A computed fold for a 73-nucleotide RNA from Clostridium porci, annotated as transfer RNA. RNAcentral holds the sequence, with entries from ENA. The coordinates come from a structure-prediction model, not an experiment, and the mean pLDDT is 81. Rfam family: tRNA. It is annotated as a transfer RNA. About the family: Transfer RNA (tRNA) molecules are approximately 80 nucleotides in length.
RNA sequence: GUCUGUAUAGCUCAACUGGGAGAGCAACUGCCUUACAAGCAGCGGGUUGGAGGUUCAAGUCCUUCUACAGACA
Numbered sequence: 001g002u003c004u005g006u007a008u009a010g011c012u013c014a015a016c017u018g019g020g021a022g023a024g025c026a027a028c029u030g031c032c033u034u035a036c037a038a039g040c041a042g043c044g045g046g047u048u049g050g051a052g053g054u055u056c057a058a059g060u061c062c063u064u065c066u067a068c069a070g071a072c073a
Base pairs, nucleotide, nucleotide: 001072002071003070004069005068006067007066010025011024012023013022019056028042029041030040031039049065050064051063052062053061
């Protein structure tokens, strides 16, 4: 330099053919306990990497940029 893949909650990851953004763990609150842990119940947390485009509608499709990983040279 060329090509491919990945980027979504604090972490690890889903989201089907474009149609209501979710799970587990973690955090917080309550119960339990002399207390802590474990357990049980509840609750909050998102500019879906940045910008632009297509569409009635974009995490998803298109263009470009950035970061990371890999292949080739």